[in-house]
Context: one part of a larger RNA
RNA sequence: CUGGGCGUAAAGGGCGUGCAGGCGGCCUGAUAAGUCUAUUGUGAAAGCUCCCUGGCUAAACCGGGAGAGGUCAGUAGAUACUGUCGGGCUAGAGGACGGUAGAGGCGGGUGGAAUUCCGGGUGUAGUGGUAAAAUGCGUAGAUAUCCGGAGGAACACCAGAGGCGAAGGCGACCCGCUAGGCCGUACCUGACGCUAAGACGCGACAGCAUGGGGAGCGAACGGGAUUAGAAACCCCGGUAGUCCAUGCCGUAAACGAUGCCAGCUAGACGUUCUGACUCCGAAAGGGGUGGGGGUGUCGAAGCCAACGCGAUAAGCUGGCCGCCUGGGGAGUACGGUCGCAAGGCUAAAACUC
Numbered sequence: 001c002u003g004g005g006c007g008u009a010a011a012g013g014g015c016g017u018g019c020a021g022g023c024g025g026c027c028u029g030a031u032a033a034g035u036c037u038a039u040u041g042u043g044a045a046a047g048c049u050c051c052c053u054g055g056c057u058a059a060a061c062c063g064g065g066a067g068a069g070g071u072c073a074g075u076a077g078a079u080a081c082u083g084u085c086g087g088g089c090u091a092g093a094g095g096a097c098g099g100u101a102g103a104g105g106c107g108g109g110u111g112g113a114a115u116u117c118c119g120g121g122u123g124u125a126g127u128g129g130u131a132a133a134a135u136g137c138g139u140a141g142a143u144a145u146c147c148g149g150a151g152g153a154a155c156a157c158c159a160g161a162g163g164c165g166a167a168g169g170c171g172a173c174c175c176g177c178u179a180g181g182c183c184g185u186a187c188c189u190g191a192c193g194c195u196a197a198g199a200c201g202c203g204a205c206a207g208c209a210u211g212g213g214g215a216g217c218g219a220a221c222g223g224g225a226u227u228a229g230a231a232a233c234c235c236c237g238g239u240a241g242u243c244c245a246u247g248c249c250g251u252a253a254a255c256g257a258u259g260c261c262a263g264c265u266a267g268a269c270g271u272u273c274u275g276a277c278u279c280c281g282a283a284a285g286g287g288g289u290g291g292g293g294g295u296g297u298c299g300a301a302g303c304c305a306a307c308g309c310g311a312u313a314a315g316c317u318g319g320c321c322g323c324c325u326g327g328g329g330a331g332u333a334c335g336g337u338c339g340c341a342a343g344g345c346u347a348a349a350a351c352u353c
Stems, first nucleotide, its partner, number of pairs: 003325004007307002012321001014202004021195003025089007033082002035078007042070001048067005054062002092192001093189003096185005104178007111155001116150007126137002163170002207248006216242002221237004259320006267298008276289005302309002326353003335346004
C1' cells in the first nucleotide's frame, strides 16, 4: 500500500459545536471539465511478448524484425452518469403558528426531618462498642428524656426497568433568567443538507491555587482488638478532603465496553409524552381502535466463533470521521507540547517469547 476488521478476541475518539475536506433530493436547459469512442502525433535505447534464426562449440548472452506498453498531447464525435452555469419543484433541512411533558442548566430565596455542639430542666451509674472485648465517654453528673439555641450538609415518603440532558451528569419547595425536545397544522423558505482532520467548547471522582466554611463522614495519623505477624478487614478517635466562590487539572470499566446521519426489512407484550376517531356517561370520568416521539422485554427473517443481536440491529445498504494489525518491553523512553504541581496528550526501539 492492498485487504480484512473494531459489543465480549487487537480496535469507536469521554461528549458536543464546527472551518477546510469528502459526500449530496426531484424535474429541466446549456456546457462538455471528468467519462466513453474514433483518428493523428508522440511514447529514444535497453527491458517485456512473439517471430527469425544470424554470431560466440550450446545456452545464458549478443544480433535482426514485429507488437504491446501512457493519469500523454492534438483533432472530431457521444451526452447516460459526475462536475460547472441557468430555470423550476417540495418528499430532505429550516422557519411560523398552536399545544405539551420533564431531577435539563444558572442565580436567588424558603422549609421540615435527622446528626452534632452549646445553654437549661428532670434524673443516677453507667454508657458505648463487638463475634467477644478493649481503647473511648461518665459522679467535675454522662447515656436516657424534655425545653431553648447554633451551625453545616443532604433532601425520607412521592420514586417507577419513570423522566430530562450531547456526554459528564441532574432529585425538597418557591421565584427569576435560560437551553433543548416532542406533538399538531401544512402557512412560509426552497436542498439552505450529512459528516467532520485540525480548531474551539463542555467534561464524574480525586487532586492543585487563593479566600471562606466545617455538622456528619473520613485518606493520612494515634489508640484498642484480631493474628504467627496485621503495614488490613472490626472498634474508639481523627487531619486533609468532602461544602461555597474564583481559577486550574482533563482523566475513568467517561460502558450500551456498540461513532454520527439516512433509507429499507414479520410480529407480540409493557411503560412514558402527545394528537385523532369512536362507545358509555348529564358531567367528572371510564372503555375500545388507531397515529407520532421516547424507553423496556420477548422474538420472524437475517447476522454471529459462540454468547447473543434482532425497526433503540450486532440484519440489508449508502455517506463521512475515528481506530486495529501477535504477547511482553510500553501507553514506557526520548523529543515536542500543555500544566503551578501532580501529571496529561503525542509516541518508539533494542531485546525477548
Predicted 3D model of a 353-nucleotide part of an RNA (small-subunit ribosomal RNA, central domain) from a Pseudomonadota bacterium. The prediction has a mean pLDDT of 87.